[in-house]
Context: one part of a larger RNA
RNA sequence: UGACGGGGACCCGCACAAGCAGUGGAUUAUGUGGUUUAAUUCGAAGCAACGCGAAGAACCUUACCAGGUCUUGACAUCCGACUAACGAGAUAGAGAUAUGUCAGGUGCCCUUCGGGGAAAGUCGAGACAGGUGGUGCAUGGUUGUCGUCAGCUCGUGUCGUGAGAUGUUGGGUUAAGUCCCGCAACGAGCGCAACCCCUGCCAUUAGUUGCUACGCAAGAGCACUCUAAUGGGACCGCUACCGACAAGGUGGAGGAAGGUGGGGACGACGUCAAAUCAUCAUGCCCCUUAUGACCUGGGCUACACACGUAAUACAAUGGUCAUUAACAGAGGGAAGCAAAGCCUCGCGGUAGUGGUAAUCCCCAAAAAUGAUGUUAGUUUGCAUUGCUGGCUGCAACCCGCAUGCGAGAAGCUGGAAUUGCUAGUAAUCGCAGAUCAGCAAAGUGAGGGGAAUACCUUCCCCGGGUCU
Repeated sequence: UGACGGGGACCCGCACAAGCAGUGGAUUAUGUGGUUUAAUUCGAAGCAACGCGAAGAACCUUACCAGGUCUUGACAUCCGACUAACGAGAUAGAGAUAUGUCAGGUGCCCUUCGGGGAAAGUCGAGACAGGUGGUGCAUGGUUGUCGUCAGCUCGUGUCGUGAGAUGUUGGGUUAAGUCCCGCAACGAGCGCAACCCCUGCCAUUAGUUGCUACGCAAGAGCACUCUAAUGGGACCGCUACCGACAAGGUGGAGGAAGGUGGGGACGACGUCAAAUCAUCAUGCCCCUUAUGACCUGGGCUACACACGUAAUACAAUGGUCAUUAACAGAGGGAAGCAAAGCCUCGCGGUAGUGGUAAUCCCCAAAAAUGAUGUUAGUUUGCAUUGCUGGCUGCAACCCGCAUGCGAGAAGCUGGAAUUGCUAGUAAUCGCAGAUCAGCAAAGUGAGGGGAAUACCUUCCCCGGGUCU
C1' cells in the first nucleotide's frame, strides 16, 4: 500500500422482509455423472459446467468403433509425358472401387500452319500435402464473471529519508468520484450521464397495395386509422416549503408524459495461469503405406442408479361437447407459401385461384354463451402398449414425426431444503422464424387477457461500495 476479521460507522441491491407462482414427491423430455460397451467421439465443472458448444446425431453431419480399401494422397503449388474437356450406359462388388465399351462431342487465345499457350483430365518422380493429434500453464482473437458495481488512474505542485501520501479525504446531495461547499492542492484522462435505436403525445410532408366523412358499386378523396421521413415536446422550466442564500429534496399546477418517462444497445483499470489449440489463426512437440484419406454397417439414442433444467398433471376458478363469419402482433414465403372446392372419422390426399408481397397465403388460443357429469383414481390424468392407415426421405429395424380405434400406469399439491419476480411485471393463453428433406416439451421474438405485496423500517442471511 493492499487483502482479510464470527471489529466499528454509513449506504445500496428481489439480499432479507411483505406477497404471488414454483422446484424438491409422480410420469415423461433433455443434459450431466456413474456404470456398461467394439465404440458409447470430444470439450464445459461452485456461483460463472449440467435444454451448455449443438440455430435441430436415421445415412450425411461424425471427430468414435468393426470390417473392406488408398499411399504425392480427398484438398494446394511446382516438373515431365500423354489426352481436348465433357458425357453415356454395361459387368462384379455392401460400397469405396475394379474391368472393359464408346451413342454423342471436338471448343478458347496466338500462329511462320510445323506448332505453342490457358483451362481440364490421366500417368510418373519427388519437394510436399494432410492431422477435430498434444500443450488454453507458450499465444492471438473471442467470451464468461465480479458488475452497468462506481470506481480506476495520470501530469505538475506539496508533504515524507523512503515505500508512499495528498488530489480521490471532510460537510451535504445523487442512480452515479452526480453535483455543491470546504480544503496544499490545481488540472486532466478512462469510466457515470448524454449523444444512438425502440416505445408513449403532437405537428408537417407524402398517400398505394392502406383508410372511408360521399357512394349499391365503379369512382372520388387523404379528414381519420395506419405507414415512414423530418421536426417539436421534459429542463426541477413554473410554484409553495425544507436546505448553507448552494447542490438538491418534498409536495402542487399545467401536461400525453415529471424529476434518468419505460425498454434496449453500450461493460473503466483490473480479478479468476477462468473458458476455448474442436469456429478461426498460431509457436513448439508428435504421426507420415498412418494419429492422413475413402467406403459400408454400427455407435454418439446403451441403463441397476444419482443430480440439474423443463413439460404435463394431480382436477369443478376445472374436464368434455356445442355455439358465436369471435378478436392480435411480429415474422416467413419462388427448389418456396399455398386458398376456395372435392374425398377422408382423422392424419392427410387432390386441386392449384392468388401472390416475386401494406395486395395473395401461412393464421390464433385462452375469453364469452349454453349443455353435461357431482368429488370418484372419476367423462381426472395421460405414461406405456396392441392394431391401423398417413408424411418426409435412396432408406424410418437399431433410431423420425404425427392419425384413428382399443387397453389405460404413477399421480389426490409434494420432507429437509431451495428458485424466480416490484407492473403491462409475475402467473396464464396460444402464435411466429432461425436451424431444418423430416423431426422442438429447448432457444429466440412478438402479441392476447392480466394480479398480489413492499415503497415505514434494515434486527437477521447473501453480494457489493465508502471511511476507519